Predicted 3D model of a 73-nucleotide RNA (transfer RNA) from a Chloroflexota bacterium.
Its Rfam family is "tRNA". It is annotated as a transfer RNA. Rfam links the family to the GO term triplet codon-amino acid adaptor activity.
Lineage of the source: Bacteria > Bacillati > Chloroflexota.

[in-house]
RNA sequence: GGGGUCGUAGCUCACUUGGGAGAGCGCUUCAAUGGCAUUGAAGAGGUAGAGGGUUCGAAUCCCUUCGACUCCA
Numbered sequence: 001g002g003g004g005u006c007g008u009a010g011c012u013c014a015c016u017u018g019g020g021a022g023a024g025c026g027c028u029u030c031a032a033u034g035g036c037a038u039u040g041a042a043g044a045g046g047u048a049g050a051g052g053g054u055u056c057g058a059a060u061c062c063c064u065u066c067g068a069c070u071c072c073a
Stems, first nucleotide, its partner, number of pairs: 001072007010025004019056001027043006049065005
C1' cells in the first nucleotide's frame, strides 16, 4: 500500500436477505427471610463507531471516514 471480517445497553452478544431494537450478566425498586445470600416481580439504560445518500421507511442497501483483528505485498 491492497483485500477480508467486525463495531448494537455498563460487559458478552443476538436481531435469516428494509417495517415497532432485544437476551444473559450487571444496576435500581418491591416482595418472600430475623438478617445476609438466594429466588420472584417490576423498572431505568442504546442518535446501532461517525457523516452522507437511496427509500414512504435503514442496525440491515450504497458511498466516505475512524478504530480493532486478520491475510497478501